[in-house]
Predicted 3D model of a 1487-nucleotide RNA (small-subunit ribosomal RNA) from an uncultured bacterium. It matches the Rfam family "Bacterial small subunit ribosomal RNA". Rfam links the family to the GO terms structural constituent of ribosome and ribosome.
RNA sequence: AGUUUGAUUAUGGCUCAGGAUGAACGCUAGCUACAGGCUUAACACAUGCAAGUCGAGGGGCAGCAUGAUCUUAGCUUGCUAAGAUUGAUGGCGACCGGCGCACGGGUGAGUAACGCGUAUCCAACCUGGCCUUUACUCCGGGAUAGCCUUUCGAAAGAAAGAUUAAUACGGGAUGGUUUUGUGGUUCCGCAUGGGAUUAUAAUAAAGAUUUAUCGGUAAAGGAUGGGGAUGCGUUCCAUUAGGCAGUUGGCGGGGUAACGGCCCACCAAACCAUCGAUGGAUAGGGGUUCUGAGAGGAAGGUCCCCCACAUUGGAACUGAGACACGGUCCAAACUCCUACGGGAGGCAGCAGUGAGGAAUAUUGGUCAAUGGGCGAGAGCCUGAACCAGCCAAGUAGCGUGAAGGAAGACUGCCCUAUGGGUUGUAAACUUCUUUUAUAAGGGAAUAAAGAGCGCCACGUGUGGUGUGUUGUAUGUACCUUAUGAAUAAGCAUCGGCUAAUUCCGUGCCAGCAGCCGCGGUAAUACGGAAGAUGCGAGCGUUAUCCGGAUUUAUUGGGUUUAAAGGGAGCGUAGGCGGGAAGUUAAGUCAGCGGUCAAACACGGUUGCUCAACAAUCGUUCGCCGUUGAAACUGACUUUCUUGAAUGUAGUCAAGGCAGGUGGAAUUCGUGGUGUAGCGGUGAAAUGCUUAGAUAUCACGAAGAACUCCGAUAGCGAAGGCAGCCUGCUGGAGUAUGAUUGACGCUGAGGCUCGAAAGUGCGGGAAUCAAACAGGAUUAGAUACCCUGGUAGUCCGCACCGUAAACGAUGAAUGCUCGUCCUUUGCGAUACAAUGUAAGGGACCAAGCGAAAGCAUUAAGCAUUCCACCUGGGGAGUACGCCGGCAACGGUGAAACUCAAAGGAAUUGACGGGGGCCCGCACAAGCGGAGGAACAUGUGGUUUAAUUCGAUGAUACGCGAGGAACCUUACCCGGGCUUGAAUUGCAGCUGACGGGUCCAGAGAUGGACUUUCCCUUCGGGGCGGCUGUGAAGGUGCUGCAUGGUUGUCGUCAGCUCGUGCCGUGAGGUGUCGGCUUAAGUGCCAUAACGAGCGCAACCCUUGUCCAUAGUUGCCAUCGGGUAAUGCCGGGCACUCUGUGGAGACUGCCAUCGCAAGAUGUGAGGAAGGUGGGGAUGACGUCAAAUCAGCACGGCCCUUACGUCCGGGGCUACACACGUGUUACAAUGGGGGGUACAGAGGGCCGCUCGCCGGUGACGGCAUGCCAAUCUUUAAAACCCCUCUCAGUUCGGACUGGAGUCUGCAACCCGACUCCACGAAGCUGGAUUCGCUAGUAAUCGCGCAUCAGCCAUGGCGCGGUGAAUACGUUCCCGGGCCUUGUACACACCGCCCGUCAAGCCAUGAAAGCCUGUGGUACCUGAAGUCCGUGACCGUAAGGAUCGGCCUAGGGUAAAGCCGGUGAUUGGGGCUAAGUCGUAACAAGGUACCC
Repeated sequence: AGUUUGAUUAUGGCUCAGGAUGAACGCUAGCUACAGGCUUAACACAUGCAAGUCGAGGGGCAGCAUGAUCUUAGCUUGCUAAGAUUGAUGGCGACCGGCGCACGGGUGAGUAACGCGUAUCCAACCUGGCCUUUACUCCGGGAUAGCCUUUCGAAAGAAAGAUUAAUACGGGAUGGUUUUGUGGUUCCGCAUGGGAUUAUAAUAAAGAUUUAUCGGUAAAGGAUGGGGAUGCGUUCCAUUAGGCAGUUGGCGGGGUAACGGCCCACCAAACCAUCGAUGGAUAGGGGUUCUGAGAGGAAGGUCCCCCACAUUGGAACUGAGACACGGUCCAAACUCCUACGGGAGGCAGCAGUGAGGAAUAUUGGUCAAUGGGCGAGAGCCUGAACCAGCCAAGUAGCGUGAAGGAAGACUGCCCUAUGGGUUGUAAACUUCUUUUAUAAGGGAAUAAAGAGCGCCACGUGUGGUGUGUUGUAUGUACCUUAUGAAUAAGCAUCGGCUAAUUCCGUGCCAGCAGCCGCGGUAAUACGGAAGAUGCGAGCGUUAUCCGGAUUUAUUGGGUUUAAAGGGAGCGUAGGCGGGAAGUUAAGUCAGCGGUCAAACACGGUUGCUCAACAAUCGUUCGCCGUUGAAACUGACUUUCUUGAAUGUAGUCAAGGCAGGUGGAAUUCGUGGUGUAGCGGUGAAAUGCUUAGAUAUCACGAAGAACUCCGAUAGCGAAGGCAGCCUGCUGGAGUAUGAUUGACGCUGAGGCUCGAAAGUGCGGGAAUCAAACAGGAUUAGAUACCCUGGUAGUCCGCACCGUAAACGAUGAAUGCUCGUCCUUUGCGAUACAAUGUAAGGGACCAAGCGAAAGCAUUAAGCAUUCCACCUGGGGAGUACGCCGGCAACGGUGAAACUCAAAGGAAUUGACGGGGGCCCGCACAAGCGGAGGAACAUGUGGUUUAAUUCGAUGAUACGCGAGGAACCUUACCCGGGCUUGAAUUGCAGCUGACGGGUCCAGAGAUGGACUUUCCCUUCGGGGCGGCUGUGAAGGUGCUGCAUGGUUGUCGUCAGCUCGUGCCGUGAGGUGUCGGCUUAAGUGCCAUAACGAGCGCAACCCUUGUCCAUAGUUGCCAUCGGGUAAUGCCGGGCACUCUGUGGAGACUGCCAUCGCAAGAUGUGAGGAAGGUGGGGAUGACGUCAAAUCAGCACGGCCCUUACGUCCGGGGCUACACACGUGUUACAAUGGGGGGUACAGAGGGCCGCUCGCCGGUGACGGCAUGCCAAUCUUUAAAACCCCUCUCAGUUCGGACUGGAGUCUGCAACCCGACUCCACGAAGCUGGAUUCGCUAGUAAUCGCGCAUCAGCCAUGGCGCGGUGAAUACGUUCCCGGGCCUUGUACACACCGCCCGUCAAGCCAUGAAAGCCUGUGGUACCUGAAGUCCGUGACCGUAAGGAUCGGCCUAGGGUAAAGCCGGUGAUUGGGGCUAAGUCGUAACAAGGUACCC
């Protein structure tokens, strides 16, 4: 930094960015320097090498060389060659002897330990070689290897005989100071003890070579190396709590270099352990390395120090040193050889092989240097070491070119809005350089201080000097010259974190992914490409460690609600602790000293061209010692009173235990009265009751609980405690200041108490009541409700030991503003007010807190002690242990799984939460729908097609305001392919079109005929044909979109600026009171203002005025008609236009602060927005529409385009919606009579006349319209029908017609005649409407040839009823409340069952491993004993004993593995059953 949320804050986990590595893997790869390289199988090893040396210790002489002698040959003094002899010489295989082999090198199995680190000690010790000093080095002896002979054996090897030497091995002599034993004297030390001295007994040696040394023996000292002891430090587990018999100590011995139970005999019974013994697991330790600001955490490869080990186990020998990597013996496993009798071996040395594994190198060179062994030395040996080889496995350095070069070149790839952009100064091109590369040439240092030889000095092994000699790496580093940009760039990433984006492909597929997450047709997240970014000879990934993580918190966290205070007290250990004085110096502080190896780290300097690297100088924590200081802590001593405790006095209370006692109620019993029900519920039923219930009266019995007082009251440590009285008993406060003198606080373990339920035994049993039964409810109802009812509830004794045992808040002490109430005591008072102390509460300041909140009863400021927490789930589970009669309790994990889980607060939404308010929302009414027939739309079904869309409200007489063809998108068939339409360019052309005929269903094709316009004469217009470029698509996506629309809703809301409040999301404003149709206004107010909405402005209607009068009108005047504003005239009136007025709670009264409300108020045409319309805020529904239009993307292109004919959209068992007509008398039929408004009209509306029963036809007139045309109907009057399936109703059907139209068959409307179906007012349910409204009546218009119109949109006529009211249903608004919801209740979510996968517990058993115990056996070997046998001797053989590795047997234990079956757990888009929780979650939830 990312990630829990709609957003916020805090808690909390997960993840990332950094650094590191003995790494591995993927892609890529030019050079140099330095360092590094089996982390796994301490698995097995072929082959070679890794420890020898000394002839100046010895006997010797196999092999080599030399010499001598002899023989032979060439040949002849000589020389050369061959053979033989000779240890004579150089030298030397094997052998005896000396020294070395215990170093160097490897590995980390074991080890939790004095193993390691650090410090101290050894008066308890050893030490070869080396150094210093002293003394000595005499005499003699017998063997033995080798060589030789013989024997056995396959071999390895062994045996016997003879013979021989030594610096090999014995014996003797001497031996002081030596050592040991014993005795004496003396001095010193912290103790055991040590030093000096004396007497006595015992103890040694080796020579070599040639003159100078090297050796040998004894002793003392030093140095070095080792051995031992101790303090402190050194992993995890207590689900390991007790362990231990040589165990702990003593005395005495043995043993050792030395101390020691190290070992043995005896005696005692100790010793270790919660400050973690014992047991188990894991592990070599340190210097150091990585990381980190540090404190820490993690690691221990390379290098250095220590330890341990050498196939596994045991053992000793030799030696100064080993219990010995390249030695010995034994046992075991394995491998090899074998003649089967028996033998050989040990790479965790260097190379190397196999195996294992993700993974780790050459069977190289040299002793030149450094170092080691031996040697007098030359020298020899040295897989130590130095070099080289392989490996990007790390660090550092260098290079792959540099400068210029824009017409920002061309082409290509990619993108694009087609203009261009980008790759890109990149390239080309010009100039320059040469590290590197290649070639040629030159060419070091590392090496001289060494050794040899010569000389010199000192004087006896050192120094100086001269001389010549020694180089693996290496002809390397380095230098010079030549050539020529010539030989050299990749990897990862590009959604956020995190630097860097576009196109194509794919379509929840393929895939990506560290976390969040991406992918379901426009993916910056997959794959490719282009570009970009980062690093660069490397880059990424994986693994691991530290960091970030203050996420174990010492530095540096927490515990009311997020995880977390023990249920409470008493108290042990421990931790912490009041005032004064003194002593001390353990802690503490300071100085000095020792140590803290080197390397490493840090700083300086220097050397490799630089750097890495290396060299050199300087600098530590800690521990120990010593000398001081004395404030604080500790220890000790003395003292004080304020903490604590006690005394005295009075007080307080449901504190506890025991005993006694009281009344009311309940139930039961008896008796009386009394009669039909009682009881119970939402409603019922079960139940009780005529055998007398319930009710009521009296009496009696039993058990349990204590009404009122009673309270935010009291007491108690908590649990808890309530009638009254008595007894016993605990506590607290107050007052006083007498007594003690820090006696205190806390408290791991421990002990005690501890609600309810439960358990055991014994009582008791009235009520209530798990289980159980019955009745209801219900889809079910193992529940909620009802009737019963047993444990239990009560008592005694004993267990249990847990609760949301809560203030979800451990105890104690001190300090820190206030107000009010209350209990108890004391003081002072007047009863009020008041002081003080201890309690109980409420509200607030500072402060704290994530906030809510806490706030002298802290969650504030501090101190002390205890307990507890460290993501969610798994799980308070499993296993183990402890407790319990049991139930169960205490303690208490892991695998696995998720990226969250959880707290507080915010805004919404929701609630079968609350309050207020509104609406034809209910109610009150009127009329309908739902039943019938028909019309129309939809679903379904059918079909070649029944084109498509709309689908709760918000689809369904909707798109469609009009499907016979057309429309038309659908189906069948026939055609066309630059195409039916539009258009650019080019060419050709003069037509196009009309008419007639033929083929064809038509499209289409063919034949004949007719035939352009303008002109400046260049041409142009128009049309056709051909070619070409664009086409075309009612194909898909309304979930890519624009635009438009529906709905919530004409609901009153939705926001902003500044300010203020809050850490913040947010809040305030916009809340509250009143009011309104209204967020309409008024008042109040940390808010003040503003915007979009409301209202108003607009249209229409209602009244009046002004103005203008034709096509309108006609009061007055005149004319005329059968009649009519018909005419002149007029514009008064009506009317039509235009412009104004009017209504504002303005006036009055009452109420109210105001806003405003009310009034059979006034006035007025109209009265409280007058009626109606237009007008639809922020937004919601991924609402509707790609088929109205437009448009991105995708798809089709002789077809998904287009033309034509026919069919279909009109189908029909059925279901639904919307309507029409009815069912009749408030009606039907016939006749007569009256009154509108708003519209339409030239392919039109039509007066009038004629014909027809009629639809209509014919003739003819007016009107492009205030002029002509368009009968209004209900109503009213008269007649008839008389309650019927009718003179209601008109469907359906038959016949005959009319009209439109190319054409009425599928499939038109209308007319006439005839036919005359269902239907007698409609179940559950449901719709509209509050006034000129509902209801009812007709008229008109659009579309349109006609019309399926009963639809839609308008117009007027007649013209009601009802509203008490807001409990309920629905919708909405505001405030508030709860919430586990935010996709927002159509939400969320729990458990069983079913399926798959995963890990895990139990389990009859089975199988490894492991360490002890007991018994048996027991190799080698030390030790002890023996030693008659061998040996001159030293000594040995032999035999026996102790101990023991290993083996066997047995019983138990522990850690694992596996296991039929079984238990729960976790995870898994769409399984089953219910609905437990979240809202009062529909029975409040929880423990």
The sequence is in RNAcentral, with records from Greengenes.